[in-house]
Description: The RNA shown here (Bacterial large signal recognition particle RNA) has 266 nucleotides and comes from a Candidatus Krumholzibacteriota bacterium. Model confidence (mean pLDDT): 76 of 100. NCBI's taxonomy places the organism under Bacteria, Candidatus Krumholzibacteriota.

RNA sequence: UCGUGCUAGGCGGGGAGGUAGCGGUGCCCUGUACCCGCAAUCCGCUAUAGCGGGGCUGAAUUCCCGGUUGAGGGAGUGCUGCUUUCGAGCGAUCGACGGUGGGAAGUGGUGUUGAUGUCCAGGACCCACGCAACGAGGACCUGCCAAUCCCGUCAGGACCGGAAGGUAGCAGCGGUACGUAGAUAUUCUUGUGUGCCGUGGACUAUCCUGGCCGGAGCUAACCCCGCCGUAAGAGCCGGGGGCGCCUCUCGAGGCCGGGUGCACGA
Numbered sequence: 001u002c003g004u005g006c007u008a009g010g011c012g013g014g015g016a017g018g019u020a021g022c023g024g025u026g027c028c029c030u031g032u033a034c035c036c037g038c039a040a041u042c043c044g045c046u047a048u049a050g051c052g053g054g055g056c057u058g059a060a061u062u063c064c065c066g067g068u069u070g071a072g073g074g075a076g077u078g079c080u081g082c083u084u085u086c087g088a089g090c091g092a093u094c095g096a097c098g099g100u101g102g103g104a105a106g107u108g109g110u111g112u113u114g115a116u117g118u119c120c121a122g123g124a125c126c127c128a129c130g131c132a133a134c135g136a137g138g139a140c141c142u143g144c145c146a147a148u149c150c151c152g153u154c155a156g157g158a159c160c161g162g163a164a165g166g167u168a169g170c171a172g173c174g175g176u177a178c179g180u181a182g183a184u185a186u187u188c189u190u191g192u193g194u195g196c197c198g199u200g201g202a203c204u205a206u207c208c209u210g211g212c213c214g215g216a217g218c219u220a221a222c223c224c225c226g227c228c229g230u231a232a233g234a235g236c237c238g239g240g241g242g243c244g245c246c247u248c249u250c251g252a253g254g255c256c257g258g259g260u261g262c263a264c265g266a
Base pairs, nucleotide, nucleotide: 001266002265003264004263005262006261009057010056011055012030013029014028015027020046021045022044023043024042034054035053036052037051038050063259064258065257066256067255068254069253072250073249074248075247076246078245079244081243082242083241084240085239086238087237089236090235093234094233096230097229098228099227100226101225102224103223106222107221108219109218110217117213119211120210121209122208123207124206126201127200128199129198130197131195132194133192134191135190136189137188138187139186141182142181143180144179150175151174152173153172158167159166160165
């Protein structure tokens, strides 16, 4: 060095979870990698940490070690990162909405069929009174109304009187007060979101109509500025979730390098 037969080893590994810990069943990753039995309030074990049975391979493409790369998982009070959701949160800023004051370059409207403005006249508006309308209340009118303590007439009966006569008076009858119901013709008081009404006042101011003068603006819907307010969309603050990056950690698989036994024969 070659051949034959063996043996150690190998025939998957890893992450999270769980566990005192390890491995497995279940989940996930890797990616192809013997079979059967066991197992989640679980199964088997104890640092040589699945157990039991069977099979294949076997000293190297396959086993062992180191380096490198690295799927994927885990941790972080890391990142002024992105995103999503929540809040009786905030209200400086941007935006929205409402109110208010101002501006007039532009759009719109209006104006030479004459604007703003000055003056004049009338009206509206305002005040007082009257009238009218309507409402409320009272008087007047009608009916009813005192069984008790209103008035009149008072049978019977009672009282006084020798008598003539007189007195008080119940029931009944008639009437009336308070009150109550009605009527609403008249009258009084009072009121009004009243009036194509009248008289007077005020006519400063506002509005409308008409006229004289004069000859180009006026208006502010849009727009611009300020102030006040409302809400909370953007934003900010705080809580939660997801993603990305960073750091730490475990790490399958790939690549590179190194290592590995016994017997017999040639």